[in-house]
The RNA shown here (small-subunit ribosomal RNA) has 1535 nucleotides and comes from an uncultured bacterium. The RNAcentral record of the sequence draws on ENA, Greengenes and SILVA. Rfam family: Bacterial small subunit ribosomal RNA. The prediction has a mean pLDDT of 85.
C1' cells in the first nucleotide's frame, strides 16, 4: 500500500478499455471584492523602429576651449580654468546579463590524474630598478570624398617604443643524488629584466632659470624569482535515450621512428616504415535530445520530465578565419564569404534585441518603450566620484499557493410569492420581513516606521609608520548629509449592513430528486449507455449535492496498471514451448584440502556545491514566504580488517559423466539379392447375352464374342494372417525374407579416467506429405480434365472414363493440428495395477507360479496444483539451472526493406484505422435432418364427414356518405352478438340544443301532474286551461321531494393508449410437473434433494442412495349417474281388495317414483409373477373392479397472447363538441376468395295411412286447455295453473300396411310469381310463418384435410336462454345404437435421461464470402518536387603558415606555394510530399447471389500443399481429434 464500470441468460477466470486521486510556466467558457509571496513566448534561434545595456582613471602623458562675469573707451586682459572636450597612455571590454539552434560527445554528472600544463589583478618570501636613444597621435597646414572614412607635410610628451648593463638553477645543454615518466637537490658553461615612474608630506643639507629639484619618509606603481589561494586547459574509469527492417566499419585509418606545432601530451600536423584498429557487452548507420543539482507522481522499486533559481555546456543573422590579451578565436570588437535590412551624389557606405523595454509576424496563449543607484554586486579609480536594463522597487494578468472578507444574534401568523400534491398538505425556511448588534477589507480624516550598527564629510582624542607633532592608516567619540519604493507598511479616529457569490453537477462508477416541455426529433456522453408519448440520463423549472473567488472543460504527466512483473506475472486448452538434434560464445554448475582476497562482510578517510525535501527552532498579526541548525544526499575513490560463501590458482576425491569386461531385445539406418497372394494387360481354349454401376439411373463394355471359366505369359506397385495403448527411433519415422555394413539403448560385474558435466543465442546437420529439376519407369489409384446422374441452379457430394502425380535416381523446398497442443537437465514426494526386455532370489529334479530389482510402456489414484477441465513419479506438484516465447480483439502471419529459393514460395516482420471486447473452462436452458426410455384418436386399424352442389352464417377483399368497432396459425373466421326493422347503435347525412341526456353545490320562483292547441318529419315550439299535495309550526314561514330560470363551478366522451394498468379469459396442458427450508458438495453460476432400479393414469408408490423433510401441482375429499336399504307418502304409485271409462274414488305404503340420511369398492381375499416390495396378470364374491361412467377443480410460468367498447381505473385528448337529442340510412352492399354448419344428392330411400315408447326444461305482461271458424299459417274462445296437481306437449326414429322401381324420379328442394297469417308505432330497403304455383345445382366430390375408442361415433326427435316478432347458431335432454385397436417403424405434440453446440430474442438461432454503393486510412505505380547527406572534379574570398623578391631597411611591400568558407557541375544513398491507373483492408438498421461453419450443420471439421470454381469453397495427397453414433478389441476401477 484501498478500489470501481464493462464481455455472459448466469458463472469463474484470462484480457483489453473506462473512472475516482496528485500536478502543471497552461489555455478556453461562465464569474470576479481584498492583500501577501511567487510567476508570466513552451510557437517563428522568424524580422525587427526608438530609447538605454561599458566605461574609467588630470595621482601616467601631451594638448585645450566656450557661454556668462568683472576691468578696460577700445584693442585686450583677468576669473571661468588647466574646467568641459578629444588624443597618446593604462585596467576593463573573456565578468555580469540572454537563449538552447547545435551536439549521444569526455558534452554533461561522478570519481581520479597531470612527474604533460597555464595564471592577469591578489598573497608569503627574496633580489633589483645603472646609462642612453629615436619617434608619433592629439595640435597646425595642405589636400580627396556626398558620406563613412582617409592621404600628404610638419611640430610635440609620456608608466608609450626601444639599445647597452648588471642579475638569481629562471631558461637552454651536459653532470651527480633521490624519485613514479618532463619532478626534488646540487655543480660548472652560455642566456635573457624593468618605468626609481606618479602623488602626499617634509626638520636639517645641496642645486637652482626661484616655477621648483635632489635628499627623507609615507603610498600607488615598474622587473625578475618564489609561496599560497582561487581560476583554467588537458586526461581516464564508471553512468544516463529510440531503431538491428542500420551488421560490418576505417587510408591519417592503429601504430612505430624523426621532425613540426602548442602553454602542455597526442595522427595535432607531416614525412617514412608497418598492416593494423573498432565490432553482437552493439562497432557503422539513422532518428530524437543541452546534460546536472532538481521537479511531478509512486507504499516503495520505479516512470515521467529537466519553466523559474543553481552549476556545466554551447551559441550570439548564416559559414570561415585569426588578431590583441594572463584569458577570445571575442552578444553590443575587427577581416572575408552569403543571405537580408537601410543610406546615397550611383563612386561607394552602414547594420545585426536568443541584453532591459517595445514592434510586427505566427500561435489557443504569455506583462511597461515604468522608477532608482537607497540597499547587494561589478568595472575603473589613493579617493571624493562615475558607470551599471545586474540589481533593488513599482505596474499589468485570479496565471499559481496562502490568508480575509461578503456579517453576527434573535426572529413562526411557518408571512407573501415560487415548486410540488394523494388537494390534507409539504418545501424554499429562521431563509425573509421585524428587532438588537458588530465594523474586518473597501471608503474619510489624521498620525507613521524599519530598510542606514553601512557609506561620506569634517572635527576632537588615541595609537601605528617615521627624523617629525607634518602626511597617511586604524580605534573611538561628536556633528553634518545619505531612501527608489512612499507619505509605503503598521497604529488612532468617522460614517453605514450600508460595496462584495459564484460555478458544476444531481441514471450507475459518485455526494445529490420531482414537475413540465419533446417524442430514435432536438439533443446528451469519461465507460456503460439514455431520447421511439408517463425521460430522475435531452431542455427549462423547483429543490438538492460538491467546491468556493472562484468553479468546470480541454491538453500533457504519473497513479491506480502485479497491463513488460528486479520488488512483482505467465506459456496442455485463454495471447505464448523453437518442427527435431549436433554443438561454438554465453550462463550455471559434485566433494575435500591449502593459498589469495577480485566479488561479499565490517571500521574508518575524503567526496558526494549552495539551493530543494525531511526533522526541529526562528521571522513577518496566521498562513504560503523567509530563515538557522541537523538529518539526508541510498554513490565514487582511498585506507586498515574479516575469510563463511562465490570466484582464481594449486593438490587431492568417487557419487555425476564417461571407458572396459560379458550378456540381451528390437518394423533403428543404408546396400544389394531372392519370394507369394492380389489387380490390371496380352495371347490362346470353353461359352452365350448381357456386363458393369446406383437410392434409382445414365454415361461406360458386349455379337467385332464382353462379363464368366481354364491354361501361359508381361509389368508395376505394396507386402494379408501373425500385430498387440507391442517394439525402435532425436523428431520426421519404421513391417515379406536373407546376406553385408553400421548408429543407439539396455543388464549384470565394480577393473580403469577423475568433474571430463548441464544448457545452448548465432552455426551447421535431419525434416510427414505436396511441389520444382534431370533421367527413367508406369500395374492399381488419382488432383486437373471430359461425359452421365442429382439439383432451382450443382463449376461439388454419387457413377464412368482419365492425365500430372504416386515408384526409382540425383538435385531442390524446409513447411504441418511437425500435437502430449505440455523445451532440455537433475534432484525430492503415497500407493495399486497391466504389460514388453534384462538380472537375482525362495523352493525345486526341472519348468510354471511367487517375490525383489532395472529400464521402457499403459491405466486409476493420495497428497500437492488448477480458473475449470483435469495432472498426478512418464507432473500442469516441490525445488535447481540454461534456452525458446507472449503482452486486448481486428488489420496481419499482412505490406515494406532484408535473408534463402530454379519457381511456387519461407523466414525476419510493422503501422494508418478501427471495436470495447475477442477469448478459456464450467453452469442451466433451448435446439439437432444425436442416441435411449415413455405417453397421447399421434400415426396405424375403423366407422362417419369436410373439400365438389344449393342455401344460412361469419371473415376477408371490394363497394359506399356510412358499409361502427375489436378478434388473426394451432389458440381469429355460427367469435364478443344468449337474438341489428325503429330502438340497440358506437357509423353516415340532415335538423336541433350548450351548465346539457345525468351527479353535486347556490339564488330566485313555482307544488308536482294533467288537458287541448301554433310550426314541423320529429326533436322542439306557440298560446291557453285544470290543479295547489306532505311535514313542523297558532299564524309569518321553515324544510323534505319535485318543475322551471340564472351564473359558475363542473358534467359528458363505445375518442386515443391492452406496449402505463386492475380484474375476467384463451393457450400450452388435466400434460406431470414446479419449487422451498435445513444439511452436503462447488472458489462460484449451480448441484444434490428430482438421478438411478422397478412401477403407474400420475414426481403414483416400492427399493437403493448426502439427503433429510415440506410446499404448490396428482389422487382423495364436493356434484352427478349405477346396487341396496331406512324415513316420508301428495299433486306421484296401484300388488293384493272394492268401484270405475277414466289410480277415477275408497283404500294400501308393497312396487316404481320422488328427496333426505345410510351402505357399498379398499387390490380387501385366493393364485402366480416380482427382490418375502411396490405392483402386474388371473380368480372369486359382488350392482358395479383395479381412477367405475361424466361433470367441477387447471401448479410454478410462458404467449408485451385477448379486452380502456363489460366494468374499473393512470396519463394524454375533446368541450357551442369527439357531448347531448331527432328523423332517416348503414352495420343486411357483391366481379370474388375462405371458415363453420344445414339440406341433398336417393330404395338401409321417399311419400301416405295406421300403432307404440321418453327426458329434460318453461310458465302471471305468462302457458294457454276443451269446443267452433279456416286447406294452412292462424282466429275465436275461456276452464285450468304462481305448477310430481293445469297448460307448452302429438315425441322422432321405430313397428305395421300401401304406392314408387333406379329415373335429375312420387329424390331435392333453392330461385321466383301470386295469396295470406302473426308480432310490432312501423315488416319497402330488412321479420318468421302458411297456402297454391314455379322445380335451379346437385347421381357422393381433385389435392388436401377433420372428429371420435363405449352407451362413445353414427342417427333420430324434444326442451331452454336471448325475444314484441325472428334460430340451419348455442346450452340442454333423452331414444336407437355399432366398427376396430396387429402395434409404435414413421407424421405431430409433450414428458424423463444423456450427448454436441460458436444459440440465450434460444434454429423463425447464428453465420461465411463475391458482387453493387458510400466514406475512410493504407500497399505499389510512369514518375515529378523538396530536404538531409556522401563521393568525385572545377573554383578559390579573408587569413595562418612557409618560400621567394624589392626598395623608401619597414609595425613595409609585392609574387607564389598549401590549407580552405561560400559558389559551380556531375553521380548516388536515406527520407518526406504529391501522382493517371491499381491492390487489398476497414466502416456503415432494413440492397443482390448463394448457405461454406456452428447439431452427425445434413458429404465431420480443421493443417500442410497442389489444381481447379461467380463466392462462400471443391476435390487429390499426407496429417490431427480440438468429431457424433453405433460395434468390437485391449486396460482401469468397484463389485
Nucleotide at each position: 500500500u484501498a478500489g470501481a464500470g464493462u464481455u455472459u441468460g448466469a458463472u469463474c477466470c484470462u484480457g483489453g478499455c473506462u473512472c475516482a486521486g496528485a500536478a502543471c510556466g497552461a489555455a478556453c467558457g461562465c464569474u470576479g471584492g481584498c492583500g501577501g509571496c511567487g510567476u508570466g513566448c513552451c510557437u517563428a534561434a522568424c524580422a525587427c523602429a526608438u530609447g538605454c545595456a561599458a566605461g574609467u582613471c588630470g595621482a601616467a602623458c601631451g594638448c585645450g576651449a566656450a557661454a556668462a562675469g568683472c576691468a578696460g573707451u577700445a584693442a585686450u586682459g583677468c576669473u571661468g580654468a588647466g574646467u568641459a572636450g578629444a588624443g597618446u597612455g593604462g585596467c576593463g571590454c573573456a565578468c555580469g546579463g540572454g537563449u538552447g539552434a547545435g551536439u549521444a560527445a569526455c558534452a554533461c554528472g561522478u570519481a581520479a590524474a597531470u612527474g604533460a600544463c597555464a595564471u592577469g589583478u591578489c598573497u608569503u618570501g627574496g633580489a633589483g630598478a645603472g646609462c642612453g636613444g629615436g619617434a608619433u597621435a592629439a595640435c597646425c597646414a595642405c589636400u580627396c570624398g556626398a558620406a563613412a572614412g582617409g592621404g600628404u607635410g610638419g611640430c610635440u610628451a609620456a608608466u608609450a617604443c626601444u639599445g647597452c648593463a648588471u642579475a638569481a638553477g629562471c631558461c637552454c645543454a651536459c653532470g651527480u643524488c633521490c624519485u613514479u615518466g618532463g619532478g626534488g637537490a646540487u655543480g660548472a658553461g652560455g642566456g635573457a629584466a624593468a618605468a626609481g615612474g606618479g602623488u602626499c608630506g617634509g626638520g636639517a643639507c645641496c642645486u637652482u632659470u626661484c616655477g621648483a629639484g635632489g635628499c627623507c619618509g609615507a603610498u600607488c606603481g615598474c622587473u625578475u624569482c618564489u609561496u599560497g589561494a582561487g581560476u583554467g586547459g588537458u586526461u581516464u574509469g564508471c553512468g544516463g535515450c529510440c531503431c538491428a527492417u542500420c551488421a560490418g566499419c576505417u587510408a591519417g585509418u592503429u601504430g612505430g621512428c624523426g621532425a613540426g606545432g602548442u602553454a602542455a601530451c597526442g595522427g595535432c600536423u607531416c614525412a617514412c616504415c608497418a598492416a593494423g584498429g573498432c565490432u553482437a557487452a552493439g562497432a557503422c548507420g539513422g532518428g530524437u535530445a543541452g546534460c546536472u543539482g532538481g521537479u511531478c507522481u509512486g507504499a516503495g522499486a520505479g516512470g515521467a520530465u529537466g519553466a523559474u533559481c543553481a552549476g556545466c555546456c554551447a551559441c550570439a543573422c548564416u559559414g570561415g578565419a585569426a588578431c590583441u590579451g594572463a584569458g577570445a578565436c571575442a552578444c553590443g570588437g575587427u577581416c572575408c564569404a552569403g543571405a537580408c535590412u537601410c543610406c546615397u551624389a550611383c563612386g561607394g557606405g552602414a547594420g545585426g534585441c536568443a541584453g532591459c523595454a517595445g514592434u510586427g509576424g505566427g500561435g489557443a496563449a504569455u506583462c511597461u518603450u515604468g522608477c532608482g543607484c537607497a540597499a547587494u554586486g561589478g568595472g575603473a579609480g589613493c579617493a571624493a566620484u562615475c558607470c551599471u536594463g545586474a540589481c533593488g522597487c513599482a505596474g499589468c494578468a485570479a496565471c499559481g499557493c496562502c490568508g480575509c472578507g461578503u456579517g453576527g444574534g434573535u426572529g413562526a401568523u411557518g408571512a407573501a410569492g415560487g415548486u410540488c400534491u394523494u388537494c390534507g398538505g409539504a418545501u424554499c425556511g429562521u431563509a425573509a420581513a421585524g428587532c438588537c448588534c458588530u465594523g474586518u477589507c473597501g471608503g474619510a480624516g489624521g498620525g507613521g516606521a524599519a530598510g542606514a550598527u553601512g557609506c561620506u564629510u569634517g572635527g576632537u582624542g588615541u595609537c601605528g609608520c617615521u627624523a617629525a607633532u607634518a602626511u597617511c592608516g586604524g580605534c573611538a567619540u561628536c556633528a553634518g548629509g545619505u531612501g527608489a519604493c512612499g507619505g509605503u507598511a503598521c497604529c488612532c479616529u468617522c460614517a453605514a449592513a450600508g460595496g462584495a457569490a459564484g460555478c458544476a453537477c444531481c441514471g450507475g462508477c459518485u455526494a445529490a430528486c420531482u414537475c413540465u416541455g419533446u417524442g430514435c426529433c432536438a439533443g446528451c456522453a469519461g465507460c456503460c449507455g439514455c431520447g421511439g408519448u408517463a425521460a430522475u440520463a435531452c431542455a427549462g423549472a423547483g429543490g438538492g449535492u460538491g467546491c468556493g473567488a472562484g468553479c468546470g472543460u480541454u491538453g500533457u504527466u504519473c497513479g491506480g496498471a502485479a497491463u513488460u512483473a528486479u520488488u512483482g506475472g505467465g506459456c496442455g486448452u485463454a495471447a505464448a514451448g523453437g518442427g527435431a538434434g549436433u554443438g561454438u560464445a554465453g550462463g550455471c554448475g559434485g566433494u575435500u584440502u591449502g593459498a589469495c582476497a577480485a566479488g561479499u562482510c565490517u571500521u574508518c578517510u575524503g567526496u558526494g556545491a549552495a539551493a530543494u525535501c525531511u526533522a526541529c527552532g526562528g521571522g513577518c498579526u496566521u498562513a504560503g514566504c523567509c530563515u538557522g541548525u541537523a538529518a539526508c544526499g541510498u554513490g565514487c575513490a582511498g585506507a586498515g580488517g574479516a575469510a563463511a560463501c562465490u570466484g582464481u590458482c594449486a593438490g587431492g576425491c568417487u557419487u555425476g559423466a564417461g571407458u572396459g569386461u560379458c550378456g540381451g531385445a528390437g518394423a533403428g539406418g543404408a546396400u544389394a539379392g531372392g519370394g507369394g497372394a492380389a489387380u490390371u494387360c496380352c495371347c490362346g481354349g470353353u461359352g452365350u447375352a448381357g456386363a458393369g454401376g446406383u437410392g434409382a439411373a445414365a454415361u461406360u463394355c458386349g455379337u467385332a464374342g464382353a462379363g464368366a471359366u481354364c491354361g501361359g505369359g508381361a509389368g508395376g506397385a505394396a507386402c494379408a494372417c501373425c500385430a498387440g495403448u507391442g517394439g525402435c527411433g532425436a523428431a520426421g519415422g519404421c513391417g515379406c525374407c536373407u546376406a553385408u555394413c553400421u548408429g543407439g539403448c539396455u543388464g549384470a560385474c565394480a577393473a580403469c579416467u577423475g568433474a571430463c558435466g548441464c544448457u545452448g543465442a548465432g552455426a551447421c546437420u535431419c525434416g510427414a506429405a505436396a511441389g520444382c529439376a534431370u533421367g527413367g519407369g508406369g500395374a492399381g489409384c488419382a488432383a486437373a480434365c471430359a461425359g452421365g446422374a442429382u439439383u432451382a441452379g450443382a463449376u461439388a457430394c454419387c457413377c464412368u472414363g482419365g492425365u500430372a502425380g504416386u515408384c526409382c535416381a540425383u538435385g531442390c523446398c524446409g513447411u504441418a493440428a511437425a500435437c502430449g497442443a505440455u523445451g532440455a537437465u537433475a534432484g525430492c514426494u503415497a500407493g495399486a495395477u497391466g504389460u514388453g526386455u534384462g538380472a537375482g532370489g525362495u523352493a525345486u529334479u526341472g519348468a510354471c507360479c511367487c517375490c525383489u530389482u532395472a529400464c521402457g510402456u499403459g491405466u486409476c489414484g493420495a497428497a500437492g496444483u488448477c480458473a475449470a477441465c483435469a495432472c498426478g513419479a512418464u507432473a500442469a506438484g516441490c525445488u535447481a539451472u540454461c534456452c525458446g516465447c507472449c503482452u486486448g480483439g481486428g488489420g496481419a502471419g499482412u505490406a515494406c526493406g532484408g535473408u534463402c529459393g530454379c519457381a511456387a514460395g519461407a523466414u525476419u516482420a510493422a503501422a494508418a484505422c478501427u471495436c470495447a471486447a475477442a477469448g478459456g473452462a464450467a453452469u442451466u436452458g433451448a435446439c439437432g435432418g444425436g442416441g435411449g426410455c415413455c405417453c397421447g384418436c399421434a400415426c396405424a386399424a375403423g366407422c362417419g364427414g369436410u373439400g365438389g352442389a344449393g342455401c344460412a352464417u361469419g371473415u376477408g377483399g371490394u363497394u359506399u356518405a356510412a358499409u361502427u368497432c375489436g378478434a388473426c396459425g394451432c389458440a381469429a373466421c355460427g367469435c364478443g352478438a344468449a337474438g341489428a326493422a325503429c330502438c340497440u347503435u358506437a357509423c353516415c347525412u340532415a335538423g336541433g340544443c350548450u351548465u346539457g341526456a345525468c351527479a353535486u353545490g347556490u339564488a330566485u320562483g313555482g307544488a308536482a301532474u294533467c288537458c287541448c292547441u301554433u310550426a314541423g318529419a320529429a326533436a322542439u315550439u306557440u298560446g291557453g286551461g285544470a290543479g295547489u299535495g306532505c311535514u313542523c309550526g297558532c299564524a309569518a314561514g321553515a324544510g323534505a321531494g319535485c318543475c322551471a330560470u340564472a351564473a359558475c363551478a363542473c358534467a359528458g366522451g363505445u375518442g386515443c393508449u391492452g406496449c402505463a394498468u386492475g380484474g375476467c379469459u384463451g393457450u400450452c396442458g388435466u400434460c406431470a410437473g414446479c419449487u422451498c427450508g435445513u444439511g452436503u458438495c462447488g472458489u462460484g453460476a449451480g448441484a444434490u434433494g428430482u438421478u438411478g432400479g422397478g412401477u403407474u393414469a400420475a414426481g403414483u408408490c416400492c427399493c437403493g442412495c448426502a439427503a433429510c423433510g415440506a410446499g404448490c401441482g396428482c389422487a382423495a375429499c364436493c356434484c352427478u349417474u349405477g346396487u341396496c336399504g331406512u324415513u316420508a307418502g301428495u299433486u306421484g304409485c296401484c300388488a293384493g281388495c272394492a268401484u270405475u271409462u277414466a289410480g277415477u274414488u275408497g283404500g294400501g305404503a308393497a312396487c316404481u317414483c320422488u328427496a333426505a340420511c345410510g351402505a357399498g369398492a379398499c387390490u380387501g381375499c385366493c393364485g402366480u409373477g416380482g427382490u418375502u416390495a411396490a405392483c402386474a396378470c388371473g380368480g372369486a364374491g359382488g350392482a358395479a373392479g383395479g381412477u367405475g361412467g361424466g361433470g367441477a377443480u387447471g401448479a410454478c410460468g410462458u404467449c408485451a397472447a385477448g379486452u380502456c367498447c363489460u366494468c374499473a381505473u393512470g396519463g394524454c385528448c375533446u368541450u357551442u363538441a369527439u357531448g347531448c337529442u331527432u328523423a332517416g340510412g348503414g352495420c343486411u352492399a357483391c366481379a370474388c376468395a375462405c371458415g363453420u354448419g344445414c339440406u341433398a344428392c336417393a330404395a338401409u330411400g321417399c311419400a301416405u295411412u295406421c300403432u307404440a315408447c321418453a327426458g329434460a326444461g318453461g310458465g302471471c305482461u305468462g302457458c294457454g286447455a276443451a269446443g267452433c271458424c279456416g286447406c294452412a299459417a292462424g282466429g275465436u274462445g275461456a276452464a285450468g295453473c304462481c305448477a310430481a296437481u293445469c297448460c307448452c306437449a302429438c315425441a322422432a326414429a321405430a313397428g305395421a300396411a300401401u304406392g314408387c322401381u333406379c329415373a335429375g324420379u312420387u329424390c331435392a328442394g333453392a330461385u321466383u310469381g301470386g295469396a295470406g297469417u302473426c308480432u310490432g308505432c312501423a315488416a319497402c330497403u330488412c321479420g318468421a310463418c302458411u297456402c297454391c304455383a314455379u322445380g335451379a345445382a346437385g347421381c357422393u366430390g381433385g389435392a388436401a384435410u377433420c372428429g371420435c375408442u363405449a352407451g362413445u361415433a353414427a342417427u333420430c326427435g324434444c326442451g331452454g336462454a336471448u325475444c314484441a316478432g325472428c334460430a340451419c347458431g348455442c346450452c340442454g335432454c333423452g331414444g336407437u345404437g355399432a366398427a376396430u385397436a396387429c402395434g409404435u417403424u414413421c407424421c405431430c405434440g409433450g414428458g424423463c435421461c444423456u450427448u454436441g453446440u460458436a444459440c440465450a430474442c434460444a434454429c423463425c438461432g447464428c453465420c461465411c464470402g463475391u458482387c453493387a454503393c458510400a466514406c475512410c486510412a493504407u500497399g505499389g505505380g510512369a514518375g515529378u518536387u523538396g530536404a538531409c547527406u556522401g563521393c568525385u572534379c572545377c573554383a578559390g574570398a579573408a587569413g595562418u603558415g612557409g618560400c621567394a623578391g624589392a626598395c623608401u631597411u619597414g609595425u613595409u611591400c609585392u609574387g607564389c606555394c598549401c590549407c580552405u568558407a561560400a559558389g559551380g557541375a556531375g553521380u548516388g544513398c536515406u527520407c518526406a510530399a504529391u501522382g493517371a491507373c491499381u491492390g487489398g483492408g476497414g466502416u456503415g438498421a432494413a440492397g443482390u447471389c448463394g448457405u461454406a461453419a456452428c447439431a452427425a450443420g445434413g458429404u465431420a471439421g480443421c493443417c500442410g500443399u497442389a489444381g481447379g470454381g461467380g463466392a462462400a469453397c471443391c476435390u487429390g495427397c499426407g496429417g490431427c481429434u480440438g468429431g457424433a453414433u453405433c460395434a468390437c478389441c485391449u486396460c482401469c476401477u468397484u463389485a